RNA sequence: ACUUGAUAACGGCAACCCCACCGAAAGGUGGGCACGCAAAGCUUCUGGUCUAAGGGUUUGGAUUACCUAUGACAGCAGGGCCGCCAGU
Numbered sequence: 001a002c003u004u005g006a007u008a009a010c011g012g013c014a015a016c017c018c019c020a021c022c023g024a025a026a027g028g029u030g031g032g033c034a035c036g037c038a039a040a041g042c043u044u045c046u047g048g049u050c051u052a053a054g055g056g057u058u059u060g061g062a063u064u065a066c067c068u069a070u071g072a073c074a075g076c077a078g079g080g081c082c083g084c085c086a087g088u
Stems, first nucleotide, its partner, number of pairs: 001088002004086002012037002017032006035075001041081003045078003048073003054068004
């Protein structure tokens, strides 16, 4: 340096489920566990997905229905940034 990634490896991460807490929810944080991960490290820039408190529409009225992200997901992809071990 690499459009490299072994059934290797120092050292890592931790789905589902359970418990506690936060949150309207989606989801998050901590603990246990171990499905997986060579970026399952960071970042909402792009697409996508989830939620709908508040707001709006609907309705005679509504605790109905629908719309809406300012809320989330980086373990859904792409982009950006920065690394470990090893190979060449």